[in-house]
RNAcentral holds the sequence, with entries from Rfam. SAM riboswitch aptamer (S box leader) from Paenibacillus psychroresistens, 121 nucleotides, folded computationally. The model forms 97% of the base pairs in the Rfam consensus. Taxonomically the source falls in Paenibacillus (Bacteria, Bacillota, Bacilli, Paenibacillaceae).
RNA sequence: UUCUUAUCUAGAGUAGGUGGAGGGACUAGCCCGAUGACACCCGGCAACCGACAAAUCUUGGAAACAAGGUAUGAACGGUGCUAAUUCUUGCAGGAGCCAUGCAGCUUCUGAGAGAUGAGAA
Numbered sequence: 001u002u003c004u005u006a007u008c009u010a011g012a013g014u015a016g017g018u019g020g021a022g023g024g025a026c027u028a029g030c031c032c033g034a035u036g037a038c039a040c041c042c043g044g045c046a047a048c049c050g051a052c053a054a055a056u057c058u059u060g061g062a063a064a065c066a067a068g069g070u071a072u073g074a075a076c077g078g079u080g081c082u083a084a085u086u087c088u089u090g091c092a093g094g095a096g097c098c099a100u101g102c103a104g105c106u107u108c109u110g111a112g113a114g115a116u117g118a119g120a121a
Stems, first nucleotide, its partner, number of pairs: 001121008013042001016041003022032003026090001028088002043082003048078003052073002055070006086113001091110007098101001
């Protein structure tokens, strides 16, 4: 980098530190920002993967026990996250509305795009 798969409306500093002008992926909007954004450190949140605890089930076994599954807990290790629903939106379809617009408005669903984890090439 590509592919597969799961998740994406909850939560996390009201005055922590360094630093100093941009940032929210992209488009169009709309926002955040010298009352300090972005980034890094610290703190915190969550529980995806591994390990762990106790419960339960399945298989094997005479048993001790072993292997595996499930939901729960905890937060040790690996990530992740810590403005706004992934901030809204971009494509397709359904429903509703009236000012009927050769790109109307509102709303719902799905896809796409994106983000993160796990696995694979």